[in-house]
Context: one part of a larger RNA
């Protein structure tokens, strides 16, 4: 000085990315319990009180003992070592318990009820396998595969022009093969009729793949435009959200918080580049999940310092 621990005046997080990690809070009975809600919970919510030992009554017990009330008793302390939850308020994200990167990531990722489409009538649809055969099944559309989205509530707008995937249709187009004509000894060749399926056409389809406009003018102060014009598109983003985990500018601006705030909550809205099952927006429990406060604690710090026990160092 190093590893594990013990305590430390005074201040309490000023330390640091950040209270990491330490303290602290703990058990049991009573009493009491806010908010906010799917009425199940939140909730041991927060919170205050009490706790050993005798001894007497009562009750319950076969009892041993336990409750209760009342007195009496020691101690700095009685859940007297050990065990043994700190608590709160606000956000974001996922609804939940579940799963996961064996040995750097446990989470907002993944799954999950629900929720939507598609395909499939059974010798099914899809999977394995060259094939026999097999699974999904000794199941049958309240089933069975696949996609896609993720409880509950409220709702999920507009666009089929393009791709795509259905479905329809016809003197379009159109291969071999047939028919048939010319050429020819034959073959080859050259034409013509016929013709699937596709492609062309025509519809529909978006909880398919996707996408969802620009100038200009306009109100009695000013600004702003509910209102007009015009280009233009397949249609020009509707609700709800909103400086977001999405915003460059940017530490936006205003409020709240703090002496003091690139922070966090509340609003605003000019959304570089939010938006409706790549869902949107709420939401009560619920998390070793991320951010912000606040109470209590602390050697995290001011600012060290003193003690134990190991290593370490020298000798063998």
């Nucleotide at each position: 000085g190093c590893c594990a621990g013990u305590c430390u005046a005074g201040g309490g997080a000023a330390a640091u990315c950040g209270g990491c990690a330490a303290a602290a809070u703990a058990g049991a009975g009573u009493c009491g319990u806010a908010u906010g809600u799917u009425u199940g919970c939140u909730a041991u919510a927060g919170g205050a009180c009490u706790u050993g030992c005798c001894u007497a009554u009562g009750c319950a017990g076969a009892g041993a003992u336990g409750c209760a009330u009342a007195g009496g008793u020691c101690g700095c302390a009685g859940u007297g070592a050990c065990a043994a939850g700190g608590a709160g308020g606000a956000a974001g994200c996922g609804a939940c318990u579940g799963u996961u990167u064996a040995a750097u990531a446990a989470a907002a990722a993944c799954a999950u009820a629900g929720c939507u489409g598609a395909c499939u009538g059974c010798u099914a649809a899809g999977g394995a396998g060259a094939a026999a055969u097999c699974c999904u099944u000794u199941g049958u559309a309240u089933a069975g595969u696949c996609a896609g989205u993720g409880a509950g509530g409220c709702c999920u707008g507009c666009c089929c022009a393009g791709u795509g995937c259905g479905a329809g249709u016809g003197u379009g187009u159109u291969a071999a093969a047939g028919u048939u004509g010319g050429u020819u000894u034959c073959a080859a060749c050259c034409g013509a009729c016929c013709u699937a399926a596709g492609c062309c056409c025509u519809c529909g389809u978006u909880a398919a793949c996707g996408g969802c406009g620009g100038c200009g003018g306009u109100a009695a102060c000013u600004c702003u435009g509910a209102c007009c014009g015009u280009c233009u598109u397949a249609a020009g983003g509707u609700a709800g959200c909103g400086u977001a985990g999405u915003c460059c500018c940017u530490u936006g601006u205003c409020g709240a918080u703090u002496a003091a705030a690139u922070g966090u909550c509340g609003a605003c809205c000019u959304g570089c580049a939010u938006g409706a099952a790549g869902g949107g927006c709420u939401u009560a429990a619920c998390g070793a999940c991320u951010u912000c406060c606040u109470c209590a604690c602390u050697g995290u710090c001011c600012c060290a310092g003193a003690c134990u026990g190991g290593a370490g160092c020298u000798c063998g």
Molecule: large-subunit ribosomal RNA, domain IV
Organism: Candidatus Aenigmatarchaeota archaeon